[in-house]
Context: one part of a larger RNA
Order: sequence, then C1' cells, then structure tokens
RNA sequence: GAACGAACGCUGGCGGCGUGCUUAACACAUGCAAGUCGAACGGGGUUACAUUGUGUAGCAAUACAUGGUGUAACUUAGUGGCGGACGGGUGAGUAACACGUAGGUAACCAACCCUAGAGCGGGGGACAACCCAGGGAAACUUGGGCUAAUACCGCAUAAGACCACGGACUGGGAGGUCAGUGGUAAAAGGAGCAAUCCACUUUAGGAUGGGCCUGCGGCCUAUCAGGUAGUUGGCGGGGUAAAGGCCCACCAAGCCAAAGACGGGUAGCCGGACUGAGAGGUUGAACGGCCACACUGGAACUGAGACACGGUCCAGACUCCUACGGGAGGCAGCAGUGGGGAAUUUUGCGCAAUGGGGGAAACCCUGACGCAGCGACGCCGCGUGGAGGAUGAAGGCCUUCGGGUUGUAAACUCCUUUUGUAGGGGACAAUAAUGAUGGUACCCUAUGAAUAAGCCACGGCUAACUCUGUGCCAGCAGCCGCGGUAAGACAGAGGUGGCAAGCGUUGUUC
Repeated sequence: GAACGAACGCUGGCGGCGUGCUUAACACAUGCAAGUCGAACGGGGUUACAUUGUGUAGCAAUACAUGGUGUAACUUAGUGGCGGACGGGUGAGUAACACGUAGGUAACCAACCCUAGAGCGGGGGACAACCCAGGGAAACUUGGGCUAAUACCGCAUAAGACCACGGACUGGGAGGUCAGUGGUAAAAGGAGCAAUCCACUUUAGGAUGGGCCUGCGGCCUAUCAGGUAGUUGGCGGGGUAAAGGCCCACCAAGCCAAAGACGGGUAGCCGGACUGAGAGGUUGAACGGCCACACUGGAACUGAGACACGGUCCAGACUCCUACGGGAGGCAGCAGUGGGGAAUUUUGCGCAAUGGGGGAAACCCUGACGCAGCGACGCCGCGUGGAGGAUGAAGGCCUUCGGGUUGUAAACUCCUUUUGUAGGGGACAAUAAUGAUGGUACCCUAUGAAUAAGCCACGGCUAACUCUGUGCCAGCAGCCGCGGUAAGACAGAGGUGGCAAGCGUUGUUC
C1' cells in the first nucleotide's frame, strides 16, 4: 500500500447492486418448510333430479315432513399409484480414491423421458375402510364379520430375455457374436358415444444419472522407526447390480516402510478469492461442482435409488405429558427464542416469474425461488448548491500594536432544483390470460437554498504551526521518543493538512 462475512469509537442525507452466527454440530416455545391423484378402488357425506313408501292437513287435487332405491355434481378418512433418495441446511467427522485431474469397467445398475420390436388371454383367494364386541388416562390397540381394485396369487402364451448343454466364427486373452436343443419367468386397466388417448408386460438401443477400480497431485511432526494375523497371497465357496479378504473354511508366510510406513496434531476438497511485477504466499465467506453429516451410537426395512434431515427399530443423554401402567419429541429447513460472543437481520408478502412433485387436465403443494423489511457491513453513483460579491464588515485568533489571518468565506444580488415535500400520470418483467414486487421505477407540475458534514492528524518517518494552560505532574506514543517554567510531541483554542457519508482504531492475510 492492498484486502476483509469484520468488530469498536465518533459521525451519518439519498439511491442501486451485493452481503449478514466466522463463537455453542449449544438447547429450542410457536407457525410454516412434501405432497398429490376420485380419469386405479370400494365406502361415507352434502346437494340436485327421478322413482317408491309412511305420516300430517284437506272431500279431493295438492302441500309439507320423513325413509328406501337409482342417477349426476362436489367432497373425502381408507386401500392403491407416483413423489417423500430432489430441492433446502451445516462442516462435526474425514489425511481418505474424500477431492482434483486423466483413464478403466472384457466386473456393473437405473424409476421417470425418447426410439424401435413383441404382447396385454383366462381364473382365484384375501385385507383395510365399514359393522359388531372389547382393552387403554392417552398414544393407540385386540378379536369377530362383510367387501373393491391398476393391491395380492396360481394357470396359459414367449418374438426376444435368462439358465444349462454341446457346436461354429472371432480376439493375444479373461471374453464376445451367431445358429441349435432342453428348461424358467409376464401383464391392468382407466377416460371417451367413438376415433383415440393415457397406463401396463417384455426386449434392444439412446439420453441422463450413478456404483466400483487405477495412475498422478495437494498439510505439519522423526522429541512418532518400525508397523501388520483377515494381516499379504492362493484354492474353493458365500454375498452384491458388480471386481475384490467384502465375508467364511482350508493352505502358504507373506505385505508396508527413511522416496517416511505406523503413530500424533490439524483440516471438508476443488473451480476460485486476496495479495504480488512475477515466481510465490495466504485462503476456501457468498456463487458453482463433489463429499460427509442430520440429538449421540448402532441396525436394517421399503424402494429404480436410502442404510433415508422433517421414515422405522434398538440403546443412550436431555425435554415434555401421564390416571404412574405408559407415552411423545429432535430447527446443521425459513422466520423466531434463550445461551455463548467483540459480533451477524423479519415469528414479512407471493406462488405473478423461473424451477420442482403429483395430475389427462382444471388445479393443488412448494420458507426452492421471486420480492419486500432491518444493518454505512462492502462496492458504486449522487447530493449537502452555482455565479457574482472588498467598505477585505462583525466576531474569533495572533501581533513587533503598524498590522496579519480566518477570507470571496459570510452578508448581499442573480440563478438552478439533483435530493426533499405535495399533487397528477404510470410501466417492462407475460401475455390469448395471469404481477407478490407496486401505485414501485420512471415521467409531468408546484414549492422553496430550501431537508443534508463529519472524522483523523499537524516533532521526524509524514502533507499540515502558533497561542494559552500544565510543569518528569496530568498525560502522549506505531518506531525514534516527548513532559522536570518559554512544550510546534500533553490538554484546550485559533489556524492548517488529509480523507469524506464517512473517518479513525483494533484484528487477520499478502
């Protein structure tokens, strides 16, 4: 000198764009943050219509009330489907194929989407809801009975797929391709008058996403020198989508290490960011990619995908409810609270846009996101007036008492209106329609210099000097050093210098 997710002191007019718990991965009140589909299904409810009973009034037509059945519309607890593995948060752990980069997979997977091929036949038995009977304070739960499906289970069929067997071709090879024989496994319907559309089963390819493996690369410590028994390799098996001590039985005795094994400390990694002429050093906030975690530890289930932040089970600590038998919970989602701290925001508006989930759609959900609010926290822009104005006014300060300086500064004259205030108009963003932002930005008119300047320094480094007070005191100080009676270094004042809605200090990095 530059920089900062900064803090502190004094001061503070406006706007735009960013940014805001770096500390306790401390504990959390409250609300919201993941639902959706009635065009998969059977029930329930409401309303309307039709039909059929009963009752009341009436001689009757009829009117009113109430019940059954059917149809339609709307709605919905449950069964079922898809999504809750994305999106959002945090950085605890991790020195590791975690990350970066370059490759491999002749060792692999894939729901939704796209393309192409083949198919969708015929049956069955249940379980919720519901009804009945219980248990419990509650959370919830037990038994019996009825029932539907795109839920579940046999059978049929099999282009192709998979398995076994032998064959041909091909590759250096583990292997691949082709035809053959035998065997195994499928399916679901919905909407519509219909055409048709959506869905379903199977196969191949694509797109995209992932799993696994490898070379190389990036911290400190030798006051850590030896480490290792599933350890290293083999054979056989199990397991997985998949290679593999991943796991197991047996066999062998290996494997790593001074080019630093093993241990200890620290740490998420990167694109990047800061600095620097560069080389390098430091760093990893915000934004983007990857990883890991979700009260702590462990485990699996479901599923295309999880060993699953707002799922399940077990154990633990903590908090809450309880009828003491037993239960409930997990903000490192968005707000917000307490605590810690030098220190970090609103319990806001909206799904209008972009994107995501579900749905045929209408639409629903979305604290992702779009916006607004708060904070000079940062960067950028603008303003606090402009021109003229010497009798160099008054006042202040200094003075050699002549004057000098503040100083064209003010007053005064003319002008302007950014900003402000008031009134009017009023968007783009999204158009066929739909705007939270927002009556915002912006434009016009009126008004009036009106609403708007501080902070630090002035001995040298270092731009900027005098007076008064104080008297090694009070104090200053980044270093050198000032202060003991003339202090340009302390304190005040006048003046001056620097920067400016900021200025200075502290911390950290180069």
This is a predicted structure of a 510-nucleotide part of an RNA (small-subunit ribosomal RNA, 5' domain) from an uncultured bacterium. The prediction has a mean pLDDT of 84.